Context: one part of a larger RNA
């Protein structure tokens, strides 16, 4: 991991609600009697109901409050007993699951410490005190040499330990092995026997150790502790169908109440949408009349600076600036104004809708998208509100793939049709469709400021056959080297001025250049040539700006008068949508359909079939109808060695759970039906037992 078995809403008591039934007041409990038993009888104690109200005395269809004859509150009833089902309470209460806490016992054969009594420590090294001898002293001290053999002394086996590394890690081993390592006469090691016990012991102290167990041992019991937590919870079909919000909470992943769902009744147009009419508003927008804020200009209170005066004071001002005027802005906590929506009321209108009541729930972690806001950075697949949608609980088609986007809501069947979104060259169903343009960038098929004789369209001016624009040929002069400045300044360092003449035209000079001149060139003019030229604004589509590593990448192939973009047109494809044909279910309606039941008959009513209309996605959840298993009764039944149950396999039937004929195996039991009772249905629980 797989296979097979087992495996979870039970039972009792007591409320409550619904349903069938008995009685009309209902009903017995214990106990007793009879009976083989099942059961029957006796038993009225008790319980519920029968009247309420008040704190109570009490009064009573009323009572209480109260001064009240007011007002208000509660009343003026409909029951009871068994059974069945749902649900609550109390119990382990759907099942499995703690860590803990407490009680009583058992442990010191492991280990900690201690007590008693024994045992053990190869070999080597160092050489304390002290004595002796010699020297030395007045005597000592002192010096030297032997002897000596001290030490929690040194080296190092046994022994005890465990610092490092490797191996081992389903090990040889639930702590070892190998190579090194520390102590090794000591606070040493060790044998045997003994003592200390869990709210405790022992501890050279690590919360260490107390039998592979220690922040409180183990075992048994309280005990099925408790678990607002996790996991699991077993057959089928039909109908409806949520919530992830408000409020409160030692509350935030729990719970109460409300909201939203189901079901059973009641009510009978009361509710939603839509339309009409009537309302209030201060949002969006807008505005500056208020409150604030803000830019420029005019006037300029006051101040600064400054001139004059002996002083009062007078004057100037390219400074600041109150107030006011003109122009122009801004505002969630501004408003002289002011929508659309929304909301309220009334009318029309009308469901499988709404209200009310009983019973049964679940939910109270929401997600994204669009819009209006707050927070954040006008960040987030961010966060928090509001309104709507989808997902959640929704399949199908589209978006390459893609809960929350677009289209559209799946009762079932069909090798029928029409469409939606989206598409129609191939992958891939349908146009290589039609018409007119644009794009040349593979733009399409990612992005900004900014940049550019890309190219299309539109507009308004200007120059131009009296010849524009470009090119080429020629001229481009004189006063004059203008004046100043300067070493120089001659069109061309700089400053000032910028005239006059000859002309077709020619600047006191556009640029290059020289030390300064010179030289080249431009403006300007003529000629040659010949028809458009130069500049501006708006706009369509493109270009650059544009850097990441094989999934390169429009989904791919590939595409250029497109298979791209803009616009127009006609077709077609395309879904579980709609239609067609057939079938089923649910609900309502229908005797102006049929059959049938009750009943003497009729009427009414019920059941089944038919018809009509509507509906039939679905998690949590509610309601309804069924299938199957084991046992009990009918029943030692029907059946069964001419083959039961069981097992394997396979026709047929049913909407499903399932039913069931045949064949093989099997070798003795055992249906169907109608009732009853449950140890009643497994794929999941790190389930449990067995097997592979």
């Nucleotide at each position: 991991u797989c296979c097979g078995g087992c495996g979870a809403c039970u039972u009792a008591u007591u409320g409550u609600u619904a349903g069938u039934g008995g009685c009309a007041g209902g009903u017995u409990a214990a106990a007793c009697u009879c009976g083989a038993g099942a059961g029957a009888g006796u038993g009225g104690a008790g319980c519920c109901a029968g009247a309420g109200u008040g704190a109570a005395a009490g009064c009573g269809a009323g009572c209480u409050u109260g001064a009240a004859u007011a007002g208000a509150g509660c009343g003026a009833u409909c029951g009871u007993c068994c059974c069945u089902a749902g649900u609550g309470a109390u119990a382990g209460a759907c099942c499995c699951g703690a860590a803990c806490c407490c009680g009583g016992u058992u442990g010191a054969u492991c280990u900690a410490a201690c007590c008693a009594u024994g045992a053990c420590c190869a070999g080597a090294a160092u050489g304390a005190a002290a004595c002796u001898u010699a020297g030395g002293u007045a005597a000592a001290a002192c010096u030297a040499a032997u002897u000596g053999g001290a030490g929690g002394u040194u080296c190092g086996a046994a022994c005890c330990g465990a610092c490092u590394g490797a191996u081992g890690u389903u090990g040889a081993a639930a702590a070892a092995u190998c190579a090194g390592c520390g102590g090794a006469u000591g606070a040493g090691u060790u044998g045997u026997g003994g003592u200390u016990a869990g709210g405790g012991g022992u501890g050279a102290a690590a919360u260490g150790c107390c039998a592979a167990u220690c922040g409180a041992a183990a075992c048994c019991g309280g005990a099925g502790c408790u678990a607002g937590c996790u996991g699991g919870u077993u057959c089928u079909c039909c109908c409806c169908g949520a919530a992830a919000u408000g409020u409160a909470u030692u509350g935030a992943g729990g719970u109460g109440c409300a909201g939203c769902g189901g079901u059973u009744a009641c009510u009978a147009u009361u509710a939603a949408a839509a339309u009409g009419u009537a309302g209030g508003g201060g949002u969006a927008a807008a505005g500056c009349a208020c409150u604030g804020u803000u830019u420029c200009g005019g006037u300029g209170c006051g101040g600064g600076c400054u001139g004059g005066u002996a002083a009062u004071u007078c004057g100037g001002u390219a400074c600041c600036a109150a107030a006011u005027c003109g122009a122009g802005g801004c505002a969630a906590a501004c408003u002289c104004u002011g929508a659309a929506u929304a909301c309220u009321a009334c009318a029309u209108g009308u469901a499988u809708g709404g209200u009310u009541a009983g019973c049964c729930a679940g939910u109270a972690a929401g997600a994204c998208u669009a819009u209006g806001g707050g927070g954040g950075a006008u960040a987030a697949g961010c966060u928090u509100c509001a309104u709507a949608g989808u997902c959640a609980a929704g399949a199908g088609g589209g978006a390459a793939a893609c809960a929350g986007c677009c289209c559209a809501g799946a009762u079932c069947a069909c090798c029928a049709g029409c469409u939606a979104a989206g598409g129609c060259c191939c992958c891939c169903a349908a146009a290589u469709a039609u018409u007119u343009g644009c794009u040349a960038a593979g733009u399409g098929a990612u992005a900004a400021a900014g940049g550019a004789a890309g190219u299309g369209g539109a507009a308004a001016g200007g120059c131009u056959u009296a010849g524009a624009c470009a090119a080429c040929c020629a001229g481009g002069a004189g006063g004059u080297u203008u004046g100043c400045u300067u070493a120089g300044a001659a069109g061309c360092a700089g400053c000032a001025a910028u005239c006059c003449u000859u002309u077709a035209a020619a600047a006191a000079g556009u640029g290059c250049g020289u030390a300064a001149u010179a030289g080249c060139u431009u403006a300007c003019u003529g000629g040659u040539c010949u028809a458009g030229c130069a500049a501006u604004u708006c706009u369509g589509c493109g270009c650059c700006g544009a850097a990441a590593a094989c999934u390169u990448a429009c989904g791919g192939g590939a595409c250029u008068c497109a298979a791209g973009c803009a616009a127009a047109u006609u077709g077609c494809c395309g879904a579980a949508g709609c239609u067609g044909u057939g079938a089923g279910a649910u609900a309502a309606u229908u005797u102006u359909g049929a059959u049938u039941c009750c009943g003497a008959a009729a009427a009414u009513g019920g059941a089944u079939c038919g018809a009509u209309u509507a509906u039939c996605g679905g998690u949590a959840g509610g309601g309804g109808a069924g299938c199957g298993u084991u046992c009990u009764g009918c029943g030692g039944u029907a059946g069964a060695g001419u083959g039961a149950a069981g097992u394997a396999u396979u026709a047929g039937c049913g909407a499903a759970a399932g039913c069931g004929g045949g064949u093989a195996u099997g070798g003795a039991c055992g249906a169907a039906g109608c009732a009853g009772a449950a140890g009643u249905g497994a794929g999941a629980a790190u389930g449990u037992c067995g097997g592979a």